[in-house]
Context: one part of a larger RNA
Molecule: small-subunit ribosomal RNA, central domain
Organism: uncultured Armatimonadetes bacterium
């Protein structure tokens, strides 16, 4: 390489958007490039197979004949299926119109609880904190408590086994701006479609960069205790950071450890968002359709756990990765990045 694979063994790119490619619905006709098929030439010799040919006393080996020979071109026909062209359809896909749901985003603005500081007022002797303790805090008057006042930062109950989003992720209220979905209804378009190497782009926390914010917690850090030690695990404190802008970084158990897409394949539950229908005064209830979310559970798959219409079942299309274990996600070198590092990404050697 072929081939088998990629939930947990080695492997699914963290997400998307998309450029070239690779793949594409039903249906007339026209080509005849792919495919099929005959003919023609060609395919050197050696080699191969064959001929109880021929020649060395046989073989081997040599010579002669004769077939084969993936495959190339050139020429006739076929036209099912792929591929041109030209037309025509609606089920893909996509428009319009009528509804809905939502922590989906961006920017504003408002609120109350509580931690924490500052002023007063009340009051005296400890609070605090542990497994005990102590380090801290307090008669310069704390803790408690009441009333004011300032700031940060997160939004208790509702809250779910819910919702939304492509991922990351997203939560008090109210208004702007704005993305996507679903259901309903078939209006227009007429295949406009799927994937998707490169490439853009988003990307959790940490970390950085400039400025600014700083209540609360809190890496380092310092200090009390534990201990044989105790660079901890537990207490006092505590600076980066954690918050905001703008710029960077680009990873992660980024997880469903399961790429997108289409279609097909027993049933049973519960949820949320539409719709139809029965029923009622109506909300339910009960049947039914479509989308989503979840758990049981056949058939099939599976090493086996399980997985099962939200497949890991049956199938087709693109993309991505794997290929023993160390060495190593390292070296070197390219790209990226202010760093910090990312990304690509090996070999000796060694079981």
């Nucleotide at each position: 390489c072929u081939g088998g694979g990629c939930g947990u063994a080695a492997a699914g790119a963290g997400c998307g958007c998309g450029u070239a490619g690779g793949c594409g619905g039903c249906u007339u006709u026209c080509u005849a490039a792919g495919u099929c098929u005959g003919g023609u030439g060609u395919g050197a010799a050696a080699g191969g197979u064959c001929c109880a040919g021929g020649g060395c006393u046989c073989a081997a080996c040599c010579c002669g004949g004769a077939c084969a020979g993936u495959g190339c071109a050139c020429u006739g026909g076929a036209u099912a299926c792929u591929g041109g062209g030209a037309g025509g359809c609606u089920u893909g896909a996509g428009u319009g119109c009528g509804g809905c749901a939502g922590a989906g985003g961006g920017g504003g603005g408002c609120g109350g609880a509580a931690u924490u500081c500052c002023u007063g007022g009340u009051g005296u002797a400890g609070c605090g904190g542990u497994g005990a303790a102590a380090u801290g805090c307090g008669u310069a008057g704390a803790u408690a408590u009441c009333a004011g006042g300032a700031g940060g930062a997160a939004c208790a109950c509702c809250g779910a086994u819910g919702g939304c989003g492509a991922a990351g992720g997203c939560a008090g209220c109210c208004c702007c701006c704005u993305g996507g979905g679903c259901c309903g209804u078939u209006u227009c378009u007429g295949a406009c479609g799927c994937u998707g190497a490169g490439g853009c782009g988003c990307g959790a926390a940490a970390g950085c960069g400039u400025g600014g914010g700083g209540a609360g917690c809190g890496a380092a850090c310092g200090g009390g205790a534990u201990u044989a030690g105790a660079u901890a695990c537990c207490c006092c404190g505590g600076u980066a950071g954690u918050c905001c802008a703008c710029g960077c970084c680009g990873u992660a158990a980024a997880c469903g450890a399961u790429g997108a897409g289409u279609g097909c394949u027993a049933g049973g539950u519960g949820u949320c968002g539409g719709g139809g229908g029965u029923a009622u005064c109506g909300a339910c209830c009960c049947c039914u359709c479509c989308g989503g979310u979840g758990c049981c559970g056949c058939c099939g798959c599976u090493a086996a756990c399980g997985c099962a219409g939200u497949a890991a079942g049956c199938a087709c299309u693109c993309c991505g990765c794997c290929u023993g274990g160390g060495g190593a996600g390292u070296a070197c070198g390219g790209c990226c990045g202010c760093a910090a590092g990312g990304u690509u990404g090996a070999a000796a050697c060694u079981c």